[in-house]
Background: A computed fold for a 71-nucleotide RNA from an uncultured Patescibacteria group bacterium, annotated as transfer RNA. It was read from a public genome assembly. The coordinates come from a structure-prediction model, not an experiment, and the mean pLDDT is 84. Rfam family: tRNA. By type it is a transfer RNA.

RNA sequence: GGGCUCAUAGGUAAAUGGUAUACCGCAGUCUUCGCAUGACUGAAUUCUGGGUUCGAUUCCCAGUGAGUCCA
Numbered sequence: 001g002g003g004c005u006c007a008u009a010g011g012u013a014a015a016u017g018g019u020a021u022a023c024c025g026c027a028g029u030c031u032u033c034g035c036a037u038g039a040c041u042g043a044a045u046u047c048u049g050g051g052u053u054c055g056a057u058u059c060c061c062a063g064u065g066a067g068u069c070c071a
Base pairs, nucleotide, nucleotide: 001070002069003068004067005066006065007064010024011023012022013021018054026042027041028040029039030038047063048062049061050060051059
């Protein structure tokens, strides 16, 4: 220098172009004499900037960062 893959709650991962979900974690309530377990509820997320579209996590372009391969 070039090719490929990836970027989503605090963490790990889903999501045919149509209200972004799950598990663990966090907070609250119930249960207990108390703790743990358990039940219920809640907060919290699409790397950045453009484009296409009625509508973008998804498709396209550029950038940034990470991994990998070639030179």